[in-house]
Context: one part of a larger RNA
RNA sequence: CUGGGCGUAAAGGGCGCGUAGGCGGCUUGUUAAGUGAGAAGUGAAAGCCCACGGCUUAACCGUGGAGGUGCUUCUCAUACUGACAAGCUAGAGGAUGGGAGAGGGAAGUGGAAUUCCUGGUGUAGCGGUGAAAUGCGUAGAGAUCAGGAGGAACACCGGUGGCGAAGGCGGCUUCCUGGACCAUGCCUGACGCUGAGGCGCGAAAGCGUGGGGAGCGAACAGGAUUAGAUACCCUGGUAGUCCACGCCCUAAACGAUGGAUACUAGGUGCUGCGGGUGUCGACCCCUGCAGUGCCGGAGCUAACGCAUUAAGUAUCCCGCCUGGGGAGUACGGUCGCAAGGCUGAAACUC
Repeated sequence: CUGGGCGUAAAGGGCGCGUAGGCGGCUUGUUAAGUGAGAAGUGAAAGCCCACGGCUUAACCGUGGAGGUGCUUCUCAUACUGACAAGCUAGAGGAUGGGAGAGGGAAGUGGAAUUCCUGGUGUAGCGGUGAAAUGCGUAGAGAUCAGGAGGAACACCGGUGGCGAAGGCGGCUUCCUGGACCAUGCCUGACGCUGAGGCGCGAAAGCGUGGGGAGCGAACAGGAUUAGAUACCCUGGUAGUCCACGCCCUAAACGAUGGAUACUAGGUGCUGCGGGUGUCGACCCCUGCAGUGCCGGAGCUAACGCAUUAAGUAUCCCGCCUGGGGAGUACGGUCGCAAGGCUGAAACUC
């Protein structure tokens, strides 16, 4: 390279927006670039293949023939692809009307609890563990009552509930703001899908500057345990955890399953919106769309399992894999304040 693959064996990019490119609905016409057919020219000789011939044969050589991916020109065909023109509405988008939601950003605000401070009551313990000790307490602790300060997180509701592209999002109120869904079928008329580069977002930890600091708590100190104990347990405790702004850009960033479209038995929950029957009305019942779970058939799978939310049947586009170790290392490049990230080998070895 031709292939074969990517849930768990190696392999889906952490996620989105989108450039180039690739691919692309229905109808009609034109064209004839791709495509198909025919013809002509060319495709040097030698070689290869076939026939005959020359050296005693063969190798070797000679003569003739065939063949030659392909290229050029002319003529013809028009199903499909392309180009151009005209049209359509099933894709896509818009409009109008609805309801749902921890979607995002900002400001404000509430109660419970922990800690600390002040004061009252009150006296000898408290705390902690497997058991203890370190620790706290007669300078009055712990307990209890009242008041105050401050920070962080929001019990119940809460749910294989909801929202978001992913990371993720949870007290309450207000303001700003994104997306999805349902109904109508009014408008545009293929405007679509994917997406190398690129740009943006991206848990936690970490970094810079400034603030904040209740609880928790790497490091650290002490007490235990132990043969030792640089641990597990206990008492403390700094960074950090919080806020603002700027970086970092990783993850078991997982559904270990890229995105889009179409098709392919059912059963049963939940969420949002709608239609119908019925009712005074709600519930119930039948039913449509969207989402989210469980079970299960065909089919698929090495098995486990997946199974209309596919890992089934197909098409399009992107990413990635190609034995283990060496190694996500070295070198180079690039990004970063740094930590380090991204890209990413080989020798050697089994």